[in-house]
RNA sequence: UUGAUCUUUCAGGGCAGGGUGAGGCGUGAAGCCAAUUCCCGAUCGGUGGUAAAAAUCCACGAGCGCAAGCAGACCCGGUGAAAUUCCGGGAUCGACGGUAAAGUCCGGAUGGAAGAAAGAUAAC
Numbered sequence: 001u002u003g004a005u006c007u008u009u010c011a012g013g014g015c016a017g018g019g020u021g022a023g024g025c026g027u028g029a030a031g032c033c034a035a036u037u038c039c040c041g042a043u044c045g046g047u048g049g050u051a052a053a054a055a056u057c058c059a060c061g062a063g064c065g066c067a068a069g070c071a072g073a074c075c076c077g078g079u080g081a082a083a084u085u086c087c088g089g090g091a092u093c094g095a096c097g098g099u100a101a102a103g104u105c106c107g108g109a110u111g112g113a114a115g116a117a118a119g120a121u122a123a124c
Base pairs, nucleotide, nucleotide: 001123002122004121005120006119007118008117009116010115015041017040018039019038023033024032025031042104043103044094045093046060047059048058049057055092056091063070064069074090075089076088077087078086096107097106098105
């Protein structure tokens, strides 16, 4: 220096505050409990790439499948050489199982992984 092998470590965040009440407790049409899932509202955003920084462009990972594969979402304006990545505005999306219907609760998961860092070895 090359990029080949090995080892070790790291590698995901989020329901504040209210409304309603399926249903349950109760002698009771009293009263109480009751959806972080419904309604208002709040809040979160893995990895690599990309004249310029991305949840929504391209690809990968997680998840499902024997396999092939399947599996989400963005527009407008401004600046600029260049931006669906910055600024302004308005939007959209988010696996599977459980449970009063879930991106946020519980669970598979003290799991796995895209990848990142460090070290060692080998070759030149």